[in-house]
RNA sequence: GGCGCCUUAGCUCAGUUGGUUAGAGCGCGAGUUUUAAAAGCUCGAGGUCCCGAGUUCAAAUCUCGGAGGCGCCA
Numbered sequence: 001g002g003c004g005c006c007u008u009a010g011c012u013c014a015g016u017u018g019g020u021u022a023g024a025g026c027g028c029g030a031g032u033u034u035u036a037a038a039a040g041c042u043c044g045a046g047g048u049c050c051c052g053a054g055u056u057c058a059a060a061u062c063u064c065g066g067a068g069g070c071g072c073c074a
Base pairs, nucleotide, nucleotide: 001073002072003071004070005069006068007067010026011025012024013023019057028044029043030042031041032040050066051065052064053063054062
């Protein structure tokens, strides 16, 4: 330098060809339970879906550009 893949909650990830409110597990906070703690159960907070632009009635999803990470080739 060229090519491919990935980027969604604090962490690990799902999200099926664009469509109803963006989700799960763990973690975190509160409650319940206990002499207390842990575990269990219930509830809750937490997201400009990496950034920008475009297409569309409608974009996490499609297109283009950029950034970061991983791999292959040279």